[in-house]
RNA sequence: AUACUGGACCAGUCGAAUCCGGUCCCUUGGGCCGGAACGGGGGAACCAACCACUGGGGUGUAUCGCGCACUGCGCGUAGGCGAUUCCGACGCCGAACCCGGCAGCUAACCUCGUAGACGUUUCGGGAGGCCCG
Numbered sequence: 001a002u003a004c005u006g007g008a009c010c011a012g013u014c015g016a017a018u019c020c021g022g023u024c025c026c027u028u029g030g031g032c033c034g035g036a037a038c039g040g041g042g043g044a045a046c047c048a049a050c051c052a053c054u055g056g057g058g059u060g061u062a063u064c065g066c067g068c069a070c071u072g073c074g075c076g077u078a079g080g081c082g083a084u085u086c087c088g089a090c091g092c093c094g095a096a097c098c099c100g101g102c103a104g105c106u107a108a109c110c111u112c113g114u115a116g117a118c119g120u121u122u123c124g125g126g127a128g129g130c131c132c133g
Base pairs, nucleotide, nucleotide: 012118013117014116018036019035020034021033022032023031024030025029037114038113039112040111041110042109047104055102056099057098058097059096064076065075066074067073068072079093080092081091082090084127085126086125087124088123089122
């Protein structure tokens, strides 16, 4: 000097998953309660649907097709992500979990969640906004 691996800290990233107040404690912080905000589910009329099976349904971008040496893997793909937005290029994801025989939409109303995982930078052009001079 280069490569690989691990750790720490960041400009920040995906996501609804943030902020405020009160109170208690073993007080770098944590527990509990409440509120705001954001997000999800259930739930009339009207409308829609109306059979059967291989039940059905929800969160989520994560659906579907083909193939194989087949309970897993591979190749694609709907869709999604890469700091406001548009175009182009490039890269990446394309999971997982839950309800439990039950739920179309749905005003009032009822109810639940506010986690987790990453991270020194994707690039070019246009539009727009903000700040400074």
Model confidence (mean pLDDT): 78 of 100. The RNA shown here (c-di-AMP riboswitch aptamer (ydaO/yuaA leader)) has 133 nucleotides and comes from a Dehalococcoidia bacterium. NCBI's taxonomy places the organism under Bacteria, Bacillati, Chloroflexota, Dehalococcoidia.